[in-house]
Context: one part of a larger RNA
Molecule: small-subunit ribosomal RNA, 3' major domain
Organism: uncultured prokaryote
RNA sequence: UGACGGGGGCCCGCACAAGCGGUGGAGCAUGUGGUUUAAUUCGAUGAUACGCGAGGAACCUUACCAAGGCUUGAAAGUUAGUGACCGAUCCUGAAACCAUUUACCCCUUCCGGACACUUUACAAGGUGCUGCAUGGUUGUCGUCAGCUCGUGCCGUGAGGUGUUAGGUUAAGUCCUGCAACGAGCGCAACCCCUAUCAUUAGUUGCCAGCGUUUAAAGACGGGAACUCUAAUGAAACUGCCCGCGCAAGCGGUGAGGAAGGUGGGGAUGACGUCAAGUCAGCACGGCCCUUACGUCCAGGGCUACACACGUACUACAAUGGCGGAUACAAAGGGUUGCUACAUGGUGACAUGAUGCUAAUCUCUAAAGUCCGUCUCAGUUCGGAUUGAAGUCUGCAACUCGACUUCAUGAAGCUGGAUUCGCUAGUAAUCGAAAAUCAGCAAUGUUUCGGUGAAUACGUUCCCGGGCCUUGUACA
Numbered sequence: 001u002g003a004c005g006g007g008g009g010c011c012c013g014c015a016c017a018a019g020c021g022g023u024g025g026a027g028c029a030u031g032u033g034g035u036u037u038a039a040u041u042c043g044a045u046g047a048u049a050c051g052c053g054a055g056g057a058a059c060c061u062u063a064c065c066a067a068g069g070c071u072u073g074a075a076a077g078u079u080a081g082u083g084a085c086c087g088a089u090c091c092u093g094a095a096a097c098c099a100u101u102u103a104c105c106c107c108u109u110c111c112g113g114a115c116a117c118u119u120u121a122c123a124a125g126g127u128g129c130u131g132c133a134u135g136g137u138u139g140u141c142g143u144c145a146g147c148u149c150g151u152g153c154c155g156u157g158a159g160g161u162g163u164u165a166g167g168u169u170a171a172g173u174c175c176u177g178c179a180a181c182g183a184g185c186g187c188a189a190c191c192c193c194u195a196u197c198a199u200u201a202g203u204u205g206c207c208a209g210c211g212u213u214u215a216a217a218g219a220c221g222g223g224a225a226c227u228c229u230a231a232u233g234a235a236a237c238u239g240c241c242c243g244c245g246c247a248a249g250c251g252g253u254g255a256g257g258a259a260g261g262u263g264g265g266g267a268u269g270a271c272g273u274c275a276a277g278u279c280a281g282c283a284c285g286g287c288c289c290u291u292a293c294g295u296c297c298a299g300g301g302c303u304a305c306a307c308a309c310g311u312a313c314u315a316c317a318a319u320g321g322c323g324g325a326u327a328c329a330a331a332g333g334g335u336u337g338c339u340a341c342a343u344g345g346u347g348a349c350a351u352g353a354u355g356c357u358a359a360u361c362u363c364u365a366a367a368g369u370c371c372g373u374c375u376c377a378g379u380u381c382g383g384a385u386u387g388a389a390g391u392c393u394g395c396a397a398c399u400c401g402a403c404u405u406c407a408u409g410a411a412g413c414u415g416g417a418u419u420c421g422c423u424a425g426u427a428a429u430c431g432a433a434a435a436u437c438a439g440c441a442a443u444g445u446u447u448c449g450g451u452g453a454a455u456a457c458g459u460u461c462c463c464g465g466g467c468c469u470u471g472u473a474c475a
């Protein structure tokens, strides 16, 4: 000087407390461990692994396994040479591939190009090892308020001072004081979305007033007000008032205002820590393989199953289930696509057909509301499991897809110790969309809106963190 303390002081955080809803019990989905296997490819492992890499494993992917092939090679480059090969078709084969038969004979601006074969080695290739050789990038402490430097001064020196103190703040934020005076990286602001208004613009969006049409309807004549769209600007700064204070600032059921003290949300992550993660995104040093640890191919596996754990989903019902009627979003997607409408089918869907490269056409709510029924039961709760028949995608659904219909109708009656999330348009609850994608194991992820709470006395205690101080046989 740090680090540490079941030392002290001050302060903060859904850290506790106050509340609401979960986990742990059941079934199933998914990931992991273990076991099994020819193989169950590899990585990630307290917080900071475990719906993680994977934003989509039937083949492919694919790295794994056991068969069958190739060896200048599956792809790329360099050197030299050849030119009607190549390709297509037929046969054999599971395919890769091998061999055979038949027919055709590249383009051209004549320079050349493309293609195939051969040759020569350079070398190609490796998801093989090392993340403890590395780059890049990421997690975490933590959006915590810290981390440093120049000059000066103090100390023999390591170092200190500044950065401490008294206030204040979300903040090393600001103020006052001071052997310090300044500065940098962080904080804040500048950026984006959102809440209000104005101006400009008015189609594909809008319809107040005036007409038209219709069973009804912005359907159309028109309108430019409103909504909205998308560009510019205004607006919030403790600016004003009162009280306290030297000041910074704090308090106020103060005013005005759409918004009040960082208005709400996002992006943004200092010096560093964990030899943290990643050589399997990519790049790269070293090592290793080179008729194989490379490469091609059909099949299998990654989907196994006594079990253990994590994360989700669905439930156990009446604030509910079922049937009928009916209302209201936002944000996204769409030409190998989204599909109105009509017809067929109980249905998944099929057939025909129309519009849309989209503010134009299309995909699009549920909880809610009204009426009826069930009447507390393992039930008209719950839907696992199983049987049968089908639909769709796709060369192909046996291993191993999703969905539909009929039948079947398991556990489960609110869950021990424990443990997690959340402070407002939040929790809870309800549906919608998208990426990936032929299809789909999505109950996942990332977004979007609808309905919409309770509680916070407080900081004694648990956990993590910040500043000062103290002790130390630790570095």
Stems, first nucleotide, its partner, number of pairs: 001475002003472003007469007015459002019422004026314002029311005034305002042053002064300002068296003077122002080118004088102001106113002125289002128287003134283002136278003139274001141272001146185006152161003165176003191266004196234007206223002210221003237260001240254001241252004316415001320374007332363003337356002341352004381412001386407007428451007